The RNA shown here (SAM riboswitch aptamer (S box leader)) has 108 nucleotides and comes from uncultured Chthonomonas sp. The organism belongs to Chthonomonas, within Bacteria. It matches the Rfam family "SAM riboswitch aptamer (S box leader)". Its family is annotated with regulation of gene expression in the Gene Ontology.
């Protein structure tokens, strides 16, 4: 990098290094020398997986649900910042689903 499944209107920052870009892409709109992006340290948030307990199902394995914990990830401007490409609905504004992207778990 590819495939599958789930989630994405909640939540959470300080310091050091460094010095001009960044918010995936395109358009918009924003952030940024009152120091962005990035890296490091510590902290926080969350709870996908792991682990523990309980309940239901169950011959077993397992499955589903609730709670706990915080080991592996993730994350800490703005709804994934908003829109985009396709389809459906609508008089219009707009709404819904898919797609795109991100993350987790699994797979060849």
């Nucleotide at each position: 990098g590819c495939c599958u499944u789930a989630u994405c209107c909640a939540g959470a920052g300080u310091g050091g290094c460094g010095g001009a870009g960044g918010g995936a892409c395109c358009g918009g709109c924003c952030c940024u020398a009152c120091g962005a992006u990035g890296c490091c340290a510590c902290a926080a948030c969350a709870a996908c997986c792991a682990c523990c307990u309980c309940g239901c199902u169950c011959g077993c394995c397992g499955g589903c649900g609730a709670g706990g914990c915080a080991g592996g990830u993730g994350c800490u401007a703005a709804a994934u910042c908003c829109g985009g490409g396709c389809a459906g609905c609508c008089a219009a504004c707009g709404c819904u689903g898919c797609g795109a992207g991100a993350u987790a778990a699994g797979g060849g």